[in-house]
RNA sequence: CCUCCAUUCAUGGCAGACGGGAGCGGAACACAUUGGUAACCUACCCCCAAGAGAGGGAUAAUCUUCCGAAAGGAAGGAUAAUACCUCAUGUGCUCAUAUUACAUAUGUUUUAUGAGUAAAACUCCGGUGCUUGGGGAGGGGCCUAUGUCCUAUCAGCUUGUUGGUGAGGUAAAAGCUCACCAAGGCUAUGACGGGUACCGGGUGUGAGAGCAUGACCCGGCUCAAUGGGACUGAGACACUGCCCAUACUCCUACGGGAGGCUGCAGUCAAGAAUCUUCCGCAAUGGCCGAAAGGCUGACGGAGCAACGCCGCGUGUAGGAAGGCGCCCCUUGGGGUGUAAACUACUUUUAUUAGGGAAGAACAAAUGACGGUACCUAAAGAAUAAGGGGCUGCUAACUUCGUGCCAGCAGCAGCGGUAAUACGAAGGCCCCAAGCGUUAUCCGGAAUUACUGGGCGUAAAGCGUCCGCAGGCUGUUUAGUAAGUAUGCUGUUAAAUCUCAGGGCUCAACCCUGAGGCCGCAACAUAAACUGCUAGACUAGAGGAUGGGAGAGGCACUUGGAAUUGUCGGUGUAGUAGUAAAAUGCAUUGAUAUCGACAGGAACACCAUAUGCGAAGGCAUAGUGCUGGAACACUCCUGACGCUCAUGGACGAAAGCGUGUGUAGCGAAUCGGAUUAGAUACCCGAGUAGUCCACGCCGUAAACGAUGUGCACUAGACAUUGGUAGUAUCGACCCUAUCAGUGUCGCUCAACCAAGCUAACGCGUUAAGUGCACCGCCUGGGGAGUACGGCCGCAAGGCUAAAACUCAAAGGAAUUGACGGGAACCCGCACAAGCGGUGGAGCAUGUGGUUUAAUUCGACGAUAAGCGAGGAACCUCACCAAGACUUGACAUCUAGCUGCAAGCCUGUAGAAAUACAAGCCGUCUUCGAGAGUGCUAGACAGGUGCUGCAUGGUUGUCGUCAGCUCGUGACGUGAGUUGUACGGUUAAGUCCGGUAACGAGCGCAACCCCUAUGCUAUGUUAUAUGUGUCAUAGCAGACUGCCUACGUAAGUAGGAGGAAGGUGGGGAUGACGUCAAAUCAGCAUGGCUCUUACGUCUUGGGCCACACACGUGCUACAAUGGCUAGGACAAUGCGUCGCCAACCCGCGAGGGGGAGCUAAUCGCAUCAAACCUAGUCUCAGUUCGGAUUGGAGUCUGCAAUUCGACUCCAUGAAGCUGGAAUCGCUAGUAACCGCGUAUCAGCCACGACGCGGUGAAUACGUUCUCGGGUUUUGUACACACCGCCCGUCACAUCAAGGGAGUCGAUGGCACCCGAAUGUCUGUGGAUGCAGGCAGAAGGUGAAAUCGAUGACAGGGAUGAAGUCGUAACAAGGCA
Repeated sequence: CCUCCAUUCAUGGCAGACGGGAGCGGAACACAUUGGUAACCUACCCCCAAGAGAGGGAUAAUCUUCCGAAAGGAAGGAUAAUACCUCAUGUGCUCAUAUUACAUAUGUUUUAUGAGUAAAACUCCGGUGCUUGGGGAGGGGCCUAUGUCCUAUCAGCUUGUUGGUGAGGUAAAAGCUCACCAAGGCUAUGACGGGUACCGGGUGUGAGAGCAUGACCCGGCUCAAUGGGACUGAGACACUGCCCAUACUCCUACGGGAGGCUGCAGUCAAGAAUCUUCCGCAAUGGCCGAAAGGCUGACGGAGCAACGCCGCGUGUAGGAAGGCGCCCCUUGGGGUGUAAACUACUUUUAUUAGGGAAGAACAAAUGACGGUACCUAAAGAAUAAGGGGCUGCUAACUUCGUGCCAGCAGCAGCGGUAAUACGAAGGCCCCAAGCGUUAUCCGGAAUUACUGGGCGUAAAGCGUCCGCAGGCUGUUUAGUAAGUAUGCUGUUAAAUCUCAGGGCUCAACCCUGAGGCCGCAACAUAAACUGCUAGACUAGAGGAUGGGAGAGGCACUUGGAAUUGUCGGUGUAGUAGUAAAAUGCAUUGAUAUCGACAGGAACACCAUAUGCGAAGGCAUAGUGCUGGAACACUCCUGACGCUCAUGGACGAAAGCGUGUGUAGCGAAUCGGAUUAGAUACCCGAGUAGUCCACGCCGUAAACGAUGUGCACUAGACAUUGGUAGUAUCGACCCUAUCAGUGUCGCUCAACCAAGCUAACGCGUUAAGUGCACCGCCUGGGGAGUACGGCCGCAAGGCUAAAACUCAAAGGAAUUGACGGGAACCCGCACAAGCGGUGGAGCAUGUGGUUUAAUUCGACGAUAAGCGAGGAACCUCACCAAGACUUGACAUCUAGCUGCAAGCCUGUAGAAAUACAAGCCGUCUUCGAGAGUGCUAGACAGGUGCUGCAUGGUUGUCGUCAGCUCGUGACGUGAGUUGUACGGUUAAGUCCGGUAACGAGCGCAACCCCUAUGCUAUGUUAUAUGUGUCAUAGCAGACUGCCUACGUAAGUAGGAGGAAGGUGGGGAUGACGUCAAAUCAGCAUGGCUCUUACGUCUUGGGCCACACACGUGCUACAAUGGCUAGGACAAUGCGUCGCCAACCCGCGAGGGGGAGCUAAUCGCAUCAAACCUAGUCUCAGUUCGGAUUGGAGUCUGCAAUUCGACUCCAUGAAGCUGGAAUCGCUAGUAACCGCGUAUCAGCCACGACGCGGUGAAUACGUUCUCGGGUUUUGUACACACCGCCCGUCACAUCAAGGGAGUCGAUGGCACCCGAAUGUCUGUGGAUGCAGGCAGAAGGUGAAAUCGAUGACAGGGAUGAAGUCGUAACAAGGCA
C1' cells in the first nucleotide's frame, strides 16, 4: 500500500408527533350524536400515467495548532455521497386569457394559446429506490344542529365588541389580524359573574322511570417542574428536541455550567392505606433495514398482598338409652352428643419419587414462563377453622359476677341486688377461608310524587283586584304538513349486556354466532287530532234599549237625644266609688234640680238569617257628581275569551311628619286599694292618641284559616231584587222563572241523597266529578332570624339561609282523670239540735331527746288505748357480762361406750354449768338391737335483709251501685252500643221505650238475732196458775185490701194489724285503686351468718323526760257533793276454779269450809244512775282529787328499777276552755252501772259485750266534704301533689357583628420588558440600530372569598340552682 472481518465515530435517509403515563386546567364545538367541507391537508402503503439527459462547487468525521476546571469551543488543511447547486426535457401540474357542459354565494368539467416548473442512485441482475401528476385506503384540520352540573343573596353584559369594505395571513372558511366605516350583538327559553368538574362507551342500584358515578378495558380531549416562544418536519408549537424567564436541586478552579420519573422498577415525605431496583424479546405488535438482524420496562411472564370473583379441602361409614370433662338442675335428671374414644375405609389437598406437554407461525432452527400444567406410584387421617351474633326489629337462652358502677347501644333502649341487653361460662343461631367494623352510593322512601303527592283544621291559597309576556282556548269549511303516525334506508366503533353454542377437569374467565343498545338523519305515505294560512257562524264575551233595588264611593250642607263645661236660680251636707274601702270632689256651697249658652264626637228606635262593595270596609237626614251588579225585551259586533311570573293600584287598627281641633274615652304617667310582693287585675285622675286636611307606612286570626274562571251531579225550607202567568177592582195572595243571601238545628213528627275526607266534617255558595292557569308546602327548633340586596323620615317591611341541636313537633278522634265549668241525685256532708275534744291533773300510745340498750313494725284520711285480748323474771327480738359449738330442736350414716337418763344431798359459781356421793335403774331371742352418752360427717338454727320477688290475710274508696261477657250492630281504628232517654227506687230496683237480644259478678232475697201470736215440751225456772220464762216448730207483711194520681212501674193517704211499705239489727264487701300494710303470726323464692347474726344464763332495758301530738278518764260543782233509808236488770264466767253461811279486821283481806263440772251452787251485795229524808249555800268550798308521808293486804322464786289494792294524813291544777275540730236521726245521743277475754298478779280509765234511765232536731240542699250519673273544656295519662313559661347565676358549643390585622383569587390603570415575531433604516446583511407586540416582575386604587380579633348581643344544650306563676279547666283578669 491492497483485500477481508469486527468495532467506533461522522455524513446522509427514515423514525424520535407512535407506543407508555397523568387528570393540573377546562362549563368549552372539550366531549357525545347527527350532518357539512363546492373552504382543506396527508410521509410511509396500494393502483394508474409519464419520466430520470448533461454538468458543478463545497462540507463533517479524521489530521495539525490553540482556549477552557468542566460543559464545550476557535483557527487552518484534505475528502465522499441517494447531502447541496446549475442547465436541458414537460406526459402532467400551477398561473393568466378565451371557451364548453353541469351546478350555483366561491365551483367541477372540455378545449385552445402563453409563461413557469422534476429527478439519485444501489444491486446478488431477481429487484429495491428516485421525480411529476391522478386515484384509493387509512389519518387529521375546520364548521353546523342537538344534548351536557349548582347558584338570581350574580340582572344586566360587550369596544375586535356586532356587521361591512379593503389588505394581510393560513393547508383551509372566518375579526384570525390590521386600517377605515356603521352602531350594532347577547340576555328571565337565564346573558354576565361565582362555585365545582376531564367527556363518552360504560359502572352500581332500581320492577321501571330514575338516582349516583366515570377505578381497571376501549374512544376522544388536555398536560409533561411553572410560564412564554418559535425551529425542524407530511405531521409538533414536540414527556425522555431547542431558546428565554422563574422556582428548586446538583457540579465548580467562582470565571461558569448541568438537570426535569404524571415511562418500568426503586427511594423519601405525607397518610388509615396501596407491590419486585425480577425473567424474556420465545409469542403478539411497533420503528428501521433489501435481508440477516437491531431496538422496544409496549408486551409476554413470574414475584408480593384473602384486595375481588370462582372452584376445592380440612375426611367417609359404623359406633351407647349415651364414657370423662364442662354446664344446668325441681337433685329425679338433662345438655354438649354419634360428638369423642373405638372399628372399618378413602387419599382430593399437602409431601416424596418417576414421566412430562400444547403454546412454534415458517422447510430447518428457535420457549422467558418451566421440569410449569398434567399423568403415574408411595405412605398415612395423616398437613389444614375461624369470625360475628343470641331484648324487639332479627335466626338463636340459661347460669354466675356486677349493682345507674363497670359498661353496652344501628333505632327503641338496657344497668339503681334475682340483667335472656354489661363481663364470663355453657348452650344455641348465621356465615365460612373467611367473618365483622367503618366510609360511600342506590334501594326500601309514593319522604321532590314524569311514571307517582299535597295545601279548611297536620307544612302549605299571595290581604284584594287590574293586567304585559307566557300557558290554555267555542262551532264549521278548504288548504298545508311543523308536531303526530306508519314504512324503508343509513348510522348508532369494539368491549360490556341478553340468548344459544363451544374451549380451559367444573366455575370464574375466554371464543363464535344472534339479539339489543329504546338516539339522530334522509326518503316515501297518511291527514283524524294539535299547529299554521284563508273563509264562514253565534251558544262564550261585549255593546245598545227599558223600568227598578241598594249603609257602593266623593264633596257640601243639616237635625235631635246624650255626656261635659260655663253662667244664673232653688237647696244643704254630703257625694262618688267598691266585694269592702280609700285616694278624689264638697260649707270659697258639691251631689241633686230648673233655665240659658258653648263645644266636640258618635248617630238610639227603624234593624234584620237584611243590603252594597274586589278586598279593607260602608248606617242621622238632604243635595250634587260618580262606579258596579241583577232582571226584561229585542237588536248589533263576531271568539273580541280564561288565568296570570315580573309589574301596577287599593289596602283595618296602630304608628310617623306638618297644621288645625279636643266633649267623651284613654296607652304612658301619678295617686288610692289588693297583695308576701303587685311596675297588674279594681278605683280616682290623666298626656299622646282617637276626630279633620295633606303626605307616608303596607302590615293583621287582612279568616270561610277554603286562589280565580267554566261545566256537570237528588232535594226541602226561608229570605232580598227583577220579570212573567192565571185570577182580580187591585202584582193582595198564589204559581213559575232568573240572580243573590242563608238553613237542613232543637222538644214530638219528618229530614241532611250520592260522592269525598285520617277523622272532624263538606255536601249545586263542595272540601263531590272534571278542565285551564297562577301561588304555595316537604320533620321540630335555630328563624321569618343573620348576612347581602331593594323600599321607608323612622318604626320597620319584602326577599331569605347555615352551623348547631332534638327524635320527635303536629292533626283529628277515643277512654279516663281533672276544672276556683254546667245539670241532676245521694250521704250526720252541711244546716237544725244534743253532747264532746282543743285549756287542767292523771292514764295510755306516738314523735323527739336521752341512753350500754331505751328491740321491731305501723305515718293524712286508711299510723298514734295500733300489732300487744295483760313487758317485774319468762315473754324478748335490745344492752352488759359469763358460757356452749352436730349444737336448745328434726332426720340419717359410721365408729366407740356397754349403761345411761332421772331424783336427792354436798362443793365452786350470779346463774348457766362442772365435780363428788347416794337413791333408783327398762325390754331382750344374750348376738346384737331399741333407748342413752361420746367422737366424726351430712346438717340443724337465725324475730338476720328484701312486703319493690311472693302466698295467705287485712285496711280504704264503700254496703257506694256499680263492673263485665257472648252473639249481633255501628266505626278504617282506638272504641261504642247493650249499661242512652222518660218515669221510679235504698238500689244497673222496676216500668215504658230502644240495634240490640241475652247472660254473669254485685243490689235484693235465701241465713242468724229481735218484736206478736199459736202449738208441743217443762229439767235445775215458777209458792200456785192457760200467765212469766226456757227449748223446738209453725203462723204472720205480700203494696194483699180501699181512695187518689199514673200507660205501667210506682207514689201519697187510709183501714185492719204486735208490726206497713227493705219493721229493727247482724253476717254477707262486685271489677278494681293506693308497688297501701304485714318476711315480727304463719308459709315461702333469693341473698346472708355458721366456735356466730345460732344456743344457754344472770342482771338491766322495752316503764328514761326539757318538750310536741293523738286517744281517753276524772273534774271544775247545787240538774250537785256527803250521810241515812228504800227499789228495779241483762249478758256472761267458774274444778290448778267460783267460793256460801259464820267468825276476826275500820279496810284491803284473813280464817272457815257447805255447795257447785252449773236455768240447781257461787261470782252476786241494795247493780248504779233512781226514789225518800237530812245536811252543805256558791267558797278553790263538805267541789276536785293529783302529789307526797306513814302504816298495811294480796299475788308471785322475786314487787328496788317496775304490780294492784286498803287505811290514816296531805289536798296541786282546775271556776266550762283561743283558733280550730269530733260523734250522733230513736230505744239513737246523753247519763248510769254490770260482765267477759287475756291473766299468778296487774299498771283496764283500754277493748269487746250487756242491760237501766232516756231526749232534742231535720226549714231545706245555697255553701263545706265525700260519692254516683250525664255533659263540657283540656297542651293532663306517674293523670292538677299534673303540665309548663321567662329573667337571673354557672358550664360547654356553634354561628353572626366587631376597632382592626393577615392572606388568597381574578380583573383594571401605569412602569419595566427576556426569548421570539413583525415593521423600518443601513454600500458593510447569518450583522447592526430603532419602532410595535410580548411572559415573568414592580407600583396603585378598588372588588370577591377566607383566616384571626379585645369586646358586646342573641341562640342551643346541661344535675334536683334562684325568682315569680304567663299558658293549658271560665287556668282563677278567656

The prediction has a mean pLDDT of 84. This is a predicted structure of a 1374-nucleotide RNA (small-subunit ribosomal RNA) from a metagenome. The sequence is in RNAcentral, with records from SILVA.